[in-house]
The RNA shown here (Bacterial RNase P class A) has 351 nucleotides and comes from an Acidimicrobiales bacterium. The gene name in the source record is rnpB. The coordinates come from a structure-prediction model, not an experiment, and the mean pLDDT is 76. The model forms 89% of the base pairs in the Rfam consensus. RNAcentral holds the sequence, with entries from ENA. Rfam family: Bacterial RNase P class A. It is annotated as a ribozyme. Its family is annotated with dimeric ribonuclease P complex, ribonuclease P activity and tRNA processing in the Gene Ontology. Rfam's curators write: Ribonuclease P (RNase P) is a ubiquitous endoribonuclease, found in archaea, bacteria and eukarya as well as chloroplasts and mitochondria.
RNA sequence: CGAGUCGGCCGGGUGGCCGCGGCACGGGAGACCGUGUCGAGGAAGGUCGGGACUCCGCAGGGCAGGGUGCCGGUUAACGGCCGGUCGGGGCGACCCGCAGGACAGUGCCACAGAGAACAGACCGCCGAUGGCCGGGCAACCGGCACAGGCAAGGGUGAAACGGUGCGGUAAGAGCGCACCAGCGCCCCGGGCAACCGGGGCGGCUCGGUAAACCCCACCCGGAGCAAGGCUGAACGUGGGACGGGCGGCCCGUCCGAUGUCCCCAGGUAAGCCGCACAGAUGGAUGGCCACCCAUCCGGAUCCCCGCAAGGGACCGGUGGACAGAAUCCCGCCUACAGGCCGACUCGACCG
Numbered sequence: 001c002g003a004g005u006c007g008g009c010c011g012g013g014u015g016g017c018c019g020c021g022g023c024a025c026g027g028g029a030g031a032c033c034g035u036g037u038c039g040a041g042g043a044a045g046g047u048c049g050g051g052a053c054u055c056c057g058c059a060g061g062g063c064a065g066g067g068u069g070c071c072g073g074u075u076a077a078c079g080g081c082c083g084g085u086c087g088g089g090g091c092g093a094c095c096c097g098c099a100g101g102a103c104a105g106u107g108c109c110a111c112a113g114a115g116a117a118c119a120g121a122c123c124g125c126c127g128a129u130g131g132c133c134g135g136g137c138a139a140c141c142g143g144c145a146c147a148g149g150c151a152a153g154g155g156u157g158a159a160a161c162g163g164u165g166c167g168g169u170a171a172g173a174g175c176g177c178a179c180c181a182g183c184g185c186c187c188c189g190g191g192c193a194a195c196c197g198g199g200g201c202g203g204c205u206c207g208g209u210a211a212a213c214c215c216c217a218c219c220c221g222g223a224g225c226a227a228g229g230c231u232g233a234a235c236g237u238g239g240g241a242c243g244g245g246c247g248g249c250c251c252g253u254c255c256g257a258u259g260u261c262c263c264c265a266g267g268u269a270a271g272c273c274g275c276a277c278a279g280a281u282g283g284a285u286g287g288c289c290a291c292c293c294a295u296c297c298g299g300a301u302c303c304c305c306g307c308a309a310g311g312g313a314c315c316g317g318u319g320g321a322c323a324g325a326a327u328c329c330c331g332c333c334u335a336c337a338g339g340c341c342g343a344c345u346c347g348a349c350c351g
Stems, first nucleotide, its partner, number of pairs: 001347010012292007020039008041322001045333002048331005053224004065220005070084005085099001086097004100215002105213002107209003122154002124150003129147002131144005162180006181205001183202008228273004237265004241260002243255004293320001296317004303312003
C1' cells in the first nucleotide's frame, strides 16, 4: 500500500425566528395569554420468544396436545446470552450448524439398476464335482457350457454389505494372515461435563432417514391495557312506597292507575384510575434562515508536495439514511446514506 475478519460507537453541530404537547406559577369572568421547565430510537419497527401486571379457571394424579433437545454457566424468565465440545467451510483472522436416540418397534429409500436391507447375478469368471461328446485297455486327457459354483473385474446409482497387499482356490470369497478404517466392550491418563489422547480384546463389518411415526428427558391452564377497577347520567326496564278487593289489623295474593316521580337496583353513554421525571381523547416532540462539518461534482492562473500522473490549499455547487413511542421490561429478527475508533489475518514492496 492492497485485500479481508471481528468488536465497539456516531448517525449532523451552533445561533436566530416561527410553531406543537405535558406540568408548575402568574394574569383573565371566560376563550385564552405570558414566564419557566421537560419532550423519541438504535432500532421507538415486525409483534416472533419470555416476564411483570390484570381478570377468568384450577384438590391431586394420569391421558391427549404443544414446545425444547451436545456440555457447563448466566437470568425474574426465554427457543436469549457467555464459554467450551463435536461436525462443516476458509491459506488465515474467523464464520456456519432445529447438534438427544437408527441393536425398543414400525415405515420409507424416487429414477437407473440383476439386486436398496438379514440383497442380488445382466455382462463376466470357473466348471474342481455331476452330465454330454471325442480319444485311450485303463488311470486319465481334450472339448461343450447342461446342472451347478463364484462375487474378483465391468456396468447402475446419492448409497451395492469394509480398503490395500500376500497367501489360498477350479474360479473366488475375512476363507486365513498383516496393516489401515469403522463399530462394540474393557482398562489407563486429562477434563465438573460434552468430549479428547493412549492401550487391549472381539466377531471380522452390523447402510441411510427421527424438519417420518416413534422412544427418552425436561417444560407448558386461558385471555390480554379494547386487561381490569371506581364513579355513573338521559330514555327505558325491574322492585318498593302511596289506592282498591279478600269483614278490621299484620303477612300474603289479586286488580287498577299504568297515575305520583318519593326511594332502590343492575347496567349503557360519559368521566377518572390503571399510566410513567415524553406520554394523548386518532395520537405533541416540527419548520425556515445563516455559518460550519462529513460526502460527492466541477474549476483558468497563482501558492505548497511530487520527475510526472496527481494530491493539498482555495472558489462555486450538492447535501445527512432507516424510521416516529402508546401499559412496562428483557431478548430475537428485520431496515439503515455516510462516517469514526480498536484488535487481528493474508499478500506485495522497502529498510